A computed fold for a 108-nucleotide RNA, annotated as SAM riboswitch aptamer (S box leader). The sequence was found by an Rfam model in a public genome assembly. The coordinates come from a structure-prediction model, not an experiment, and the mean pLDDT is 84.
RNA sequence: CUCUUAUCCAGAGAGGUAGAGGGACCGGCCCGAUGAAGCCUCAGCAACCGAUCAUUUGACCAAGGUGCUAAUUCCGGCAGAUAAACAAUCAAAUCUGGAAGAUAAGAG
Numbered sequence: 001c002u003c004u005u006a007u008c009c010a011g012a013g014a015g016g017u018a019g020a021g022g023g024a025c026c027g028g029c030c031c032g033a034u035g036a037a038g039c040c041u042c043a044g045c046a047a048c049c050g051a052u053c054a055u056u057u058g059a060c061c062a063a064g065g066u067g068c069u070a071a072u073u074c075c076g077g078c079a080g081a082u083a084a085a086c087a088a089u090c091a092a093a094u095c096u097g098g099a100a101g102a103u104a105a106g107a108g
Stems, first nucleotide, its partner, number of pairs: 001108008013042005021031003025077004043069003048065002050061001052059002073100001078097005
């Protein structure tokens, strides 16, 4: 980097350093000198791997490997459905599915 599977409306931040960006991309909307990103320390959340007991699966734990700690993956992006006598176009709302992305475990 690619593929497979699972999850993504819950949860959890202080200090130091640094000094203007950040929220993947695009549009929107936000966060940011009352200090962004990055890095370091400590703390926490969660329970994918993991430990224990039962051995389908469930219960329980958190030493270790990851991950995470603004906003639902911040919202939308593509398609379908839903209400009006019919048709077309445009816009919007709700729902469902998808795409993209993130993380884990495994494979190449």